The part of an RNA shown here (small-subunit ribosomal RNA, central domain) has 350 nucleotides and comes from a metagenome. Its mean pLDDT, the model's own confidence on a scale to 100, is 89.
[in-house]
Context: one part of a larger RNA
RNA sequence: CUGGGCGUAAAGGGAGCGCAGGCGGUAAGACAAGUCAGGAGUGAAAGGUUGGGGCUUAACCCCAUCUCUGCUUUUGAUACUGUCUUGCUAGAGUAUGCGAGAGGAGGAUGGAAUUCUAGGUGUAGCGGUGGAAUGUGUAGAUAUCUAGAAGAACACCAAUUGCGAAGGCAGUCCUCUGGUGCAAUACUGACGCUCAAGCUCGAAAGCUAGGGGAGCAAACAGGAUUAGAUACCCUGGUAGUCCUAGCCCUAAACGAUGGACACUAGGUGUUGGGAGAGUCAACCCUCUCAGCGCCGAAGCUAACGCAUUAAGUGUCCCGCCUGGGGAGUACGGUCGCAAGGCUGAAACUC
Numbered sequence: 001c002u003g004g005g006c007g008u009a010a011a012g013g014g015a016g017c018g019c020a021g022g023c024g025g026u027a028a029g030a031c032a033a034g035u036c037a038g039g040a041g042u043g044a045a046a047g048g049u050u051g052g053g054g055c056u057u058a059a060c061c062c063c064a065u066c067u068c069u070g071c072u073u074u075u076g077a078u079a080c081u082g083u084c085u086u087g088c089u090a091g092a093g094u095a096u097g098c099g100a101g102a103g104g105a106g107g108a109u110g111g112a113a114u115u116c117u118a119g120g121u122g123u124a125g126c127g128g129u130g131g132a133a134u135g136u137g138u139a140g141a142u143a144u145c146u147a148g149a150a151g152a153a154c155a156c157c158a159a160u161u162g163c164g165a166a167g168g169c170a171g172u173c174c175u176c177u178g179g180u181g182c183a184a185u186a187c188u189g190a191c192g193c194u195c196a197a198g199c200u201c202g203a204a205a206g207c208u209a210g211g212g213g214a215g216c217a218a219a220c221a222g223g224a225u226u227a228g229a230u231a232c233c234c235u236g237g238u239a240g241u242c243c244u245a246g247c248c249c250u251a252a253a254c255g256a257u258g259g260a261c262a263c264u265a266g267g268u269g270u271u272g273g274g275a276g277a278g279u280c281a282a283c284c285c286u287c288u289c290a291g292c293g294c295c296g297a298a299g300c301u302a303a304c305g306c307a308u309u310a311a312g313u314g315u316c317c318c319g320c321c322u323g324g325g326g327a328g329u330a331c332g333g334u335c336g337c338a339a340g341g342c343u344g345a346a347a348c349u350c
Stems, first nucleotide, its partner, number of pairs: 004321003007304002012318001014201004021194003025088007033081002035077008047067002050064005091191001092188004096183004103177007110154001114150008125136002162169002206247006215241002220236004258317006266295011299306002323350003332343004
């Protein structure tokens, strides 16, 4: 190279955009590069194959034959691929109308709760636990009422729901903005799919600078528990959690399931549209498109299970795997302020 695989055994890149590359709808024509057929030249000899022959046989030697799967050239074929030309509309896209949505960014604003501050009432406890203690309180706490301040998160609605490429997204309103569904026409005319490199996004934690800091809370301190208790429980509590700007780039980044297209029984629920029937209207009923779930036929699977949202049947492109440990380590390179990330072995051993 060939091969077999990637839900759970090793293996889908965290996600998207996308150059090169690979692959690519339908009809006609041209060419004849790939492809196919015939001819010619060449493909040294030896060797190998097959059939003979010569040494008593064999090895060995000789003759003929085929092989040498290739290259060059020439004459043709034109289904498929390719190139060029001219069309088409089923893929893709644009326009028009209607729609749903926690999609994104910025700004404004609301109530409940919590803590703190001030004042009133009020008096001996409060708090906490399995039980306690540390803690807090006669310098008046806890409780309760009034007023004020601050920061963070948005109960109910709420869903087995919705949106987004993924990460993710939830009080309310406004502005800007992305994607997407449906219906009927019109237009462009293959403009498509995938994508190494590259670029962009990427939870939490962490880092830099400046703010902010109510609650919670690594570290830390104390109290308990215990044989011990560097824990679980309790009382405190700093980074952090929040905002702005810039880094970091990793996750069980999971559906542990790459993307696109086509085909292959159904049933049921639900979200967003459309059509029909029916109705005063609505519910309900039938059909249909796009999503989100559950159950299941065929088929697949080692089994579990998957099953029109495939792990079924096929095509195209990318990524990845090849026994366990050593090891996601060492070394080198590269990125980063650092933490560290990416790339990524071997000896040895079982």

The full RNA is in RNAcentral, with records from SILVA. Rfam family: Bacterial small subunit ribosomal RNA. Its family is annotated with ribosome and structural constituent of ribosome in the Gene Ontology.